[in-house]
RNA sequence: GAAGUAGUCCAGAUGGCCGCUGCCCGCCUUCGCCAAGGCUUCGGCGGGGAGAGGAAAGUCCGGGCUCCACAGGGCAUGGUGCUGGAUAACGUCCAGCGGGGGUGACCCCAGGGAAAGUGCCACAGAGAGAAGACCGCCCGUCAUGGCUUCGGCAAAGACGGGUAAGGGUGAAAGGGUAAGGUAAGAGCUUACCAGGUUCGGCGGUGACGUCGGAUGCUCGGUAAACCCCACCAGGAGCAAGGCCUAAUAGGGAAGCGCGAAGGGCUGCCCGCCCAAGCUUCCGGGUUGGCUGCUUGACACCGUCGGUAACGGCGGUGCUAGAGGAAUGGUCAUCGCCCGCCGCCGGGUAACUUGCGGCGGGAACAGAACCCGGCUUACGGGCUGCUUCAGCC
Numbered sequence: 001g002a003a004g005u006a007g008u009c010c011a012g013a014u015g016g017c018c019g020c021u022g023c024c025c026g027c028c029u030u031c032g033c034c035a036a037g038g039c040u041u042c043g044g045c046g047g048g049g050a051g052a053g054g055a056a057a058g059u060c061c062g063g064g065c066u067c068c069a070c071a072g073g074g075c076a077u078g079g080u081g082c083u084g085g086a087u088a089a090c091g092u093c094c095a096g097c098g099g100g101g102g103u104g105a106c107c108c109c110a111g112g113g114a115a116a117g118u119g120c121c122a123c124a125g126a127g128a129g130a131a132g133a134c135c136g137c138c139c140g141u142c143a144u145g146g147c148u149u150c151g152g153c154a155a156a157g158a159c160g161g162g163u164a165a166g167g168g169u170g171a172a173a174g175g176g177u178a179a180g181g182u183a184a185g186a187g188c189u190u191a192c193c194a195g196g197u198u199c200g201g202c203g204g205u206g207a208c209g210u211c212g213g214a215u216g217c218u219c220g221g222u223a224a225a226c227c228c229c230a231c232c233a234g235g236a237g238c239a240a241g242g243c244c245u246a247a248u249a250g251g252g253a254a255g256c257g258c259g260a261a262g263g264g265c266u267g268c269c270c271g272c273c274c275a276a277g278c279u280u281c282c283g284g285g286u287u288g289g290c291u292g293c294u295u296g297a298c299a300c301c302g303u304c305g306g307u308a309a310c311g312g313c314g315g316u317g318c319u320a321g322a323g324g325a326a327u328g329g330u331c332a333u334c335g336c337c338c339g340c341c342g343c344c345g346g347g348u349a350a351c352u353u354g355c356g357g358c359g360g361g362a363a364c365a366g367a368a369c370c371c372g373g374c375u376u377a378c379g380g381g382c383u384g385c386u387u388c389a390g391c392c
Base pairs, nucleotide, nucleotide: 001388002387003386004385005384006383007382008381009380010379012334013333014332015331016330017329018328020051021050023048024047025046026045027044028043032039033038053364057375058374060373061372062371063370064369065237066236067235068234072270073269074268075267077233078232079231080230081229082096083095084094085093086092097111098109099108100107101106112228113227117226118225119222120221121220134167135166136163137162138161139160140159141158142157146153147152175193176192177191178190179189180188194218195217196215197214198213199212200211201210202209203208241291242290243289244288251282252281253280254279255278256277262274263273264272265271298317299316300315301314302313303312304311305310336361337360338359339358340357341356342355343354345352346351
């Protein structure tokens, strides 16, 4: 100097002028209410304070909260899947184990079970998993021709039997290497190695690791296929829910029912609860206001414990609450980034620290009940570590 990798910070600042929204205080006006003193809707004026994010996005997870509702069991359905921790909880996070990628720093894993069962592995190939004989190799029989030292030798053909070491096909083919053995071969036998099963020692909370022994057991992969195993899960959602005001037609017709029609508890079943009304059609009124609504599993600082995630203790702070949706516009200065030019200095050079001038730019993007995560989009800075090149 370049490339990479892990983490973290900011999301321009200050001032002037004009403008917007909530809250608090004071004043004016005023519908209304009243115990006649006051309270006070709508509206206006003045002052004070506050006013979008690190992702507010996605709606992918988990909750708080509200209702069903006093709320049980089973099946189905869905989710998670190595170990130990953190957390209100999670499919999140931390630390490890195993496997994989990378020269490395580091990163990734939808990480239980294939001998419980059912599927799938195209094509090629003899055969794709209780899966094999195409080419080969060996033995025997039957003809034929050649050679012969008359024992046989070599070649080719047909039939029968043995074989899976060699070759071929394929993504993958009946553990690997070597030796013995065999008619030819084969874990057939032996030695070593790999894997499986199993018995122990040592280390670790554990997943596991490591060391030693026995066993010829060596018939694959796939569960991000169905499935099996273990664990977890009630539903709906702030358009949840609660209150107030006002108005209309507490209207009409048909069917079923009054001790069980109907309704509720998820989709089903059991069980339980409510129940004299319920269902369908026609028609009418309202669709307005208030609340829920922001003090929190909260933020920041310090300290202690812990490898860490995180937790304990102490202190400080109150930081939007709209309701078709507010925080904007303009001017100036400074700061940040990019490009060009000039000057001093450094350097062999490329280039570069600092200063000055000119021009340009500033990303992704806006709460809506609240909170903890994950994923995605994106401008700039800082720090640690790894690799490469050059110089000293």

The RNA shown here (Bacterial RNase P class A) has 392 nucleotides and comes from a Deltaproteobacteria bacterium.
It is recorded under the gene name rnpB.
The coordinates come from a structure-prediction model, not an experiment, and the mean pLDDT is 77.